[in-house]
RNA sequence: GAAGCGGACCAGACCGCCGCUGGUGCAAGCACGGAAACGUGGCACUGGAGGAAGGUCCGGACUGCACAGGGCAGCGCAGCAGCUAACGGCUGUCCGCCGGGGCCGCAAGGCCGAAGGCGAGGAUCAGAGCAACAGAGACGAGCCGAUUCAGUUCGGGUGAAACGGGCAAUCUCUGCGCGCAGCAACACCAAAUAGGCCGGCGAUGAUGUGGCCCGCGGAGCCGGCGGGUAGGUGGCACCGAGCCGUUCCCGCGAGGGGCGGCCCAGAGGAAUGGCGGUCACGGCCGCGGCGUCGCAAGGCGCAGCGGCCGCACAGAAUCCGGCCUAUCGGUCCGCUUCACAC
RNA sequence: GCCCCCUUCGUCUAAUGGUCAGGACGUCAGGUUUUCAACCUGAAAAUAGGAGUUCAAUUCUCCUAGGGGGCACCA
Numbered sequence: 001g002a003a004g005c006g007g008a009c010c011a012g013a014c015c016g017c018c019g020c021u022g023g024u025g026c027a028a029g030c031a032c033g034g035a036a037a038c039g040u041g042g043c044a045c046u047g048g049a050g051g052a053a054g055g056u057c058c059g060g061a062c063u064g065c066a067c068a069g070g071g072c073a074g075c076g077c078a079g080c081a082g083c084u085a086a087c088g089g090c091u092g093u094c095c096g097c098c099g100g101g102g103c104c105g106c107a108a109g110g111c112c113g114a115a116g117g118c119g120a121g122g123a124u125c126a127g128a129g130c131a132a133c134a135g136a137g138a139c140g141a142g143c144c145g146a147u148u149c150a151g152u153u154c155g156g157g158u159g160a161a162a163c164g165g166g167c168a169a170u171c172u173c174u175g176c177g178c179g180c181a182g183c184a185a186c187a188c189c190a191a192a193u194a195g196g197c198c199g200g201c202g203a204u205g206a207u208g209u210g211g212c213c214c215g216c217g218g219a220g221c222c223g224g225c226g227g228g229u230a231g232g233u234g235g236c237a238c239c240g241a242g243c244c245g246u247u248c249c250c251g252c253g254a255g256g257g258g259c260g261g262c263c264c265a266g267a268g269g270a271a272u273g274g275c276g277g278u279c280a281c282g283g284c285c286g287c288g289g290c291g292u293c294g295c296a297a298g299g300c301g302c303a304g305c306g307g308c309c310g311c312a313c314a315g316a317a318u319c320c321g322g323c324c325u326a327u328c329g330g331u332c333c334g335c336u337u338c339a340c341a342c
Numbered sequence: 343g344c345c346c347c348c349u350u351c352g353u354c355u356a357a358u359g360g361u362c363a364g365g366a367c368g369u370c371a372g373g374u375u376u377u378c379a380a381c382c383u384g385a386a387a388a389u390a391g392g393a394g395u396u397c398a399a400u401u402c403u404c405c406u407a408g409g410g411g412g413c414a415c416c417a
Base pairs, nucleotide, nucleotide: 001338002337003336004335005334006333007332008331009330010329012279013278014277015276016275017274018273020048021047022046023045024044025043026042030041031040032039033038050313054324055323057322058321059320060319061318062182063181064180065179069214070213071212072211074178075177076176077175078174079093080092081091082090083089094121095119096118097117098116101112102111103110104109122173123172127171128170129167130166139164143156144155145154146153186234187233188232189231196225197224198223199222200221201220208216227416228415229414242262243261244260245259246258248257249256250255281310282309283308284307285306286305287304289302290301291300292299293298343413344412345411346410347409348408349407352367353366354365355364360397369385370384371383372382373381390406391405392404393403394402
């Protein structure tokens, strides 16, 4: 220098003006909206999108139903060892496949295999099922030809597979895990009614989320018609599986512990924005300049000035850990091989 | 926001993992007819996209895209 591979980070910066929204402190009386519950309004300080906030594919927290209990059914996972709150995630490792290239060979081809990548890799000596077309024969062993003391040995066009096996991302078996629902969960407040009628089930136990049985519990429940409200508060913005740093300790590593610092978005039709200026980045156009190639027209490269345009994917909605998908462009680090120079 | 479901010719649909994915309506061409309709013959036309398992995928599994459905409370 070239090729390949792996990983980390950024997602324009600063200033001014005008807005939107949350928190804390002061103020604690008034005004407004509303039927009420409740909400809004002042001043000061301060916080305000992402690596994916996305898809909703897994796993948890939380809440309710017995403090969620037993069995069947059902669903999920799968080498081995670990990390973790948990996981289908992650780490290490074994095996298999891919992988620049190398070696052998006249060739066809065979063997080895870097950095690294991928793998839904338990079991087909428990049982069942499937294998189209081709082929004599497709899972039961047999058939044909040759051969032998002897089903003793060899060969058989086809086909993915020919007697030994293949497929469990077919049923099934083994081990492990899973109760079910989801913040429109759930709790409370306020207001309102024709607090009604009809049918069915129910102490021989209904209903009590889900398929069934048991267990628990103990009086209403379901459907239709008709009627009423569709407002507010909490959950919910968090001292936490919290964030950042670390030339500390343990571990190959994922990670765990210690120490120091910090408190870091939160609405409820849904805030996180707009304008102007300077600088940075990219593209296009114009101007003149330099270098180089060319007979020339012109091409290529470099830096400068001016103008215009652009700056990806995308927008938190109960919260968190992952996976997957989308993403203009840019920066940095590491590994392997080859070539050249010293 | 949360939870489910579905994608096959232009339209409606069928297909147990196994021959060239079948049918109806529609379209096109030819025939019949003076012409049109009807009828007859023939043709074109699809598994949403991408991976994986398998000898073999519309079917089994995963990801993506598109579309559709459901949900509060009182008596």
This is a predicted complex of two RNAs, RNase P RNA and transfer RNA, with 417 nucleotides together. Its mean pLDDT, the model's own confidence on a scale to 100, is 79. Rfam match: Bacterial RNase P class A.